[in-house]
RNA sequence: GCCGCGCGAACGCCGAAUCCCUGAAGGAUCAGGGAACGGGGGACCCACGUUGGACGCCACGGCGUCCUGGGGCGAAUUCCACGGUUGACCCGUGGGAGGCGCGGCUCUUUCCGCGCCAGCCCGUCAGCUAACCCCGCAGGCCGACGAAAGAGGUUCG
Repeated sequence: GCCGCGCGAACGCCGAAUCCCUGAAGGAUCAGGGAACGGGGGACCCACGUUGGACGCCACGGCGUCCUGGGGCGAAUUCCACGGUUGACCCGUGGGAGGCGCGGCUCUUUCCGCGCCAGCCCGUCAGCUAACCCCGCAGGCCGACGAAAGAGGUUCG
């Protein structure tokens, strides 16, 4: 130094959003590249079944804005009752269904206790989808860890 075994201790969370290399003198940070990860568009086959409205401009081919429809990221949907207003839409409250997350490493099982269901974008268009094309790598939050059984990982001693 390597391998194996045993013992002890410690491992924050949501999310795809991490890691490595190069450059700037070290860190933070920034730029570029790569890997991993995540997402969108896009044929045949299969599936579905075909919507628009107002205003303005026009070179008469169309174009722009708004509304309505449709769609995407995401757990962040849906139904009912009441109210805001009268129909729809939307908003608020309450309830049902459904979905997501937390209780301090990961996974499985059984319980217990909590929390959330936002926001943003495309622009009239989008099913699936081989080839192919495009994009992202953010942001945010704590503060003493709920119980039982089993399996496993990393680091340090």
This is a predicted structure of a 157-nucleotide RNA (c-di-AMP riboswitch aptamer (ydaO/yuaA leader)) from a Solirubrobacterales bacterium. It was read from a public genome assembly, where an Rfam model found it. The prediction has a mean pLDDT of 77. Rfam family: c-di-AMP riboswitch aptamer (ydaO/yuaA leader). From the family's description: This family represents a conserved RNA structure found upstream of the ydaO and yuaA genes in Bacillus subtilis and related genes in other bacteria.